Context: one part of a larger RNA
Molecule: large-subunit ribosomal RNA, domain III
Organism: uncultured candidate division WWE3 bacterium
């Protein structure tokens, strides 16, 4: 320079409280903003920032009694959620091996490696802070499991591959149908209200009008023939698969899959409302109705069907077949057992990446109403904010 520029997109006003001190903290009322987000869940990342009490140096672009700040104490509970004890993809590692002067590079067997496959729990309640984890109710999975019927012991019960086979198993587009989530309406049902007025006890106004997994039955659809004989292929074998032949069905039956519906679960939960005793908080407790009609998905049946060409993972698992083992096998009730890691909180952000409490960046899920073709746009619900002079 200069007490100058600036104080980082944005709406606050009033009353009360606390306090030494209040534009800035707390409470209330009104007003305003977002609402395919500025609400909710969650991955990555962060790593205690979460909750409670106390504080007022510094950090906070002002203030501060306040805070993601300081100090102290507390808080994260799992057989079923996610990951591991299962599987493999790209990629990586790599016994032997190949190459190289060497460092090392490549790579077989083998292994690691999710963003994929496989795999058993739902509803409600609850603390200041955790919940599919705790509690209540109702389940499911794996293993153990008394005694017994019965079957078998070379005329072989049963088990069964690191092997064979099937399945797992997959693209994109399009349209039609079933169904649900959800929403709306109601002179239906239930509860509550009744005032200022030109007028309103009336077809008034406001609010509510539900519930899972599991188990049993039904089931729109959709896919698929069945039996016998032969057999040289599936690196051995096979009763399995493949191939061939015959019979019989082909509108059907049977089987597979299947959203959803009904019953149960539920003499339960939740529920508008009502509402204590205190030490005053809508806390504890009590608790009505629970129907009908309409709309209707981008969800689901399901890549099911039709079409197209660029022709759309693997392995485990499951089923089956023998090889092989083989003297015992045997439902499984009651009951019992169930390992390790994560779990707080932020997460379109003041807590992550940007030196900052930075107008930038940040994957996924779910996603209500009125108008609308619409997830646009406008105004709203639930919910969240009023941006630190």
């Nucleotide at each position: 320079g200069a007490g100058u520029a600036a104080c980082g997109a944005g709406a606050g006003a009033c009353g009360g409280g606390u306090g030494a001190g209040a534009a800035u903290c707390c409470c209330g009322u009104c007003c305003g903003c977002c609402g395919a987000a500025a609400a909710c869940c969650u991955a990555a990342g962060g790593u205690u920032u979460c909750c409670u009490g106390a504080g007022g140096a510094a950090g906070g672009u002002u203030c501060g009694u306040c805070c993601g700040c300081u100090c102290a104490g507390g808080g994260u509970a799992a057989g079923u959620c996610a990951g591991g004890g299962c599987c493999u993809a790209a990629g990586c590692c790599g016994a032997g091996g190949a190459c190289g002067a060497g460092a090392g590079u490549c790579g077989u067997a083998g292994g690691c490696g999710a963003u994929g496959g496989a795999c058993a729990a739902c509803a409600g309640g609850u603390a200041a802070a955790g919940a599919u984890u705790c509690c209540u109710g109702u389940a499911c999975c794996a293993c153990c499991g008394a005694g017994a019927a019965c079957c078998g012991u070379u005329u072989g019960a049963g088990a069964g591959a690191g092997g064979g086979a099937a399945u797992g198993a997959c693209a994109c587009a399009g349209g039609a149908g079933g169904u649900u989530a959800u929403g709306c309406u109601g002179a239906g049902c239930g509860c509550g209200c009744g005032a200022u007025u030109g007028g309103u006890u009336g077809a008034g106004c406001g609010c509510g009008u539900c519930c899972a997994a599991g188990c049993a039955g039904c089931g729109a659809g959709u896919c698929u023939g069945a039996g016998a004989g032969g057999u040289a292929g599936g690196c051995a074998a096979a009763u399995c698969c493949g191939c061939c032949u015959c019979u019989u069905a082909c509108u059907a039956a049977g089987g597979g899959u299947g959203a959803g519906c009904u019953g149960u679960g539920a003499u339960g939960g939740g529920g508008a409302g009502u509402g204590a005793a205190a030490a005053u908080a809508g806390u504890a407790g009590c608790g009505a109705a629970g129907c009908a009609g309409c709309a209707g998905a981008u969800a689901u049946c399901a890549c099911a069907c039709u079409g197209u060409c660029a022709a759309g993972a693997a392995a485990a698992g499951u089923u089956u077949c023998u090889a092989u083992c083989g003297a015992g096998g045997g439902a499984g009730c009651a009951g019992g057992u169930g390992c390790c890691u994560g779990u707080a909180c932020c997460g379109u952000a003041a807590a992550c990446c940007g030196a900052c409490a930075c107008a930038g960046g940040u994957a996924g899920g779910a996603a209500a109403g009125u108008a609308g073709a619409g997830a646009a746009u406008a105004c709203u619900a639930a919910g969240g904010c009023g941006a630190g002079c």